[in-house]
RNA sequence: CCGUGCUAGACGGGGAGUUAGCGGUGCCCUACACCCGCAAACCGCUACAGCGGGGUUCAAUUCCCACCCCCGGUGUUCUCUUGUGAGGCUGGGCCCUUUAAGUAGUGUUGAGGGCAGGGUCCUGCGCGGCGGAGCCCUGUGAACCCCGCCAGGUCCGGGAGGAAGCAACGGUAAGCAGAUCGCUCCGGGUGCCGCAGGGAAACUUUGCCGGAGCUGGCUGGAGGGAUGCCGCUCGGAAGAGAUUCAUCAAAGGUGGGUGCACGG
Repeated sequence: CCGUGCUAGACGGGGAGUUAGCGGUGCCCUACACCCGCAAACCGCUACAGCGGGGUUCAAUUCCCACCCCCGGUGUUCUCUUGUGAGGCUGGGCCCUUUAAGUAGUGUUGAGGGCAGGGUCCUGCGCGGCGGAGCCCUGUGAACCCCGCCAGGUCCGGGAGGAAGCAACGGUAAGCAGAUCGCUCCGGGUGCCGCAGGGAAACUUUGCCGGAGCUGGCUGGAGGGAUGCCGCUCGGAAGAGAUUCAUCAAAGGUGGGUGCACGG
């Protein structure tokens, strides 16, 4: 150096998560990579950190180590969007008070103001209207226990005559119904009604005094307020993006390392 047979090893790896930790099952990435059984209220194990069974391959393209590169994941930072909570924030918008510079309106056909009276308001009375009840009026209304008159019949009497009395007829009481003309009483979210009295404030109106301002709509000035809206500041949430940083890192590339027996 070559050949044969073995052995260690290999037959995927990684991220987040979970876990005291490791590996697996489940998710994701890279990739295409022996089979079977187990397993999220999970399974197996303990730093040589899946277990059990079977199979293939083999000291190198394949195993081991280091470096390069980087798919991808995770965390951090920043930006944007959405929705949310808090803060009146020298903002916008809104509200109130004040001023009267501008503007507008009004005013010598008399402003603001003052005085007197009336009305709106309250109380009482009257009148009217409306409603209710009662009286009055009309009709009806009692087998008997209401009235009148009482046929027939009944009773008393020798008779003359007399008595009670049903029905019919006439009337009436309670009741029922009607009419609303009249009378009485009562009531009110009753009245362009009348009389008397009271009236704090406000509004309005009439008359008088007086003689130049007045109003505050809009703009401007001053002050104050609220946070329902927009904006702003701060906090946390979700989503998207950016790239900064950190960390892990598949595949790929480069370099190095790696056993035993026999025969030639």
This is a predicted structure of a 264-nucleotide RNA (Bacterial large signal recognition particle RNA) from Meiothermus sp. Rfam family: Bacterial large signal recognition particle RNA. Rfam classes the family as a non-coding RNA gene. The coordinates come from a structure-prediction model, not an experiment, and the mean pLDDT is 77. A source record names the gene ffs.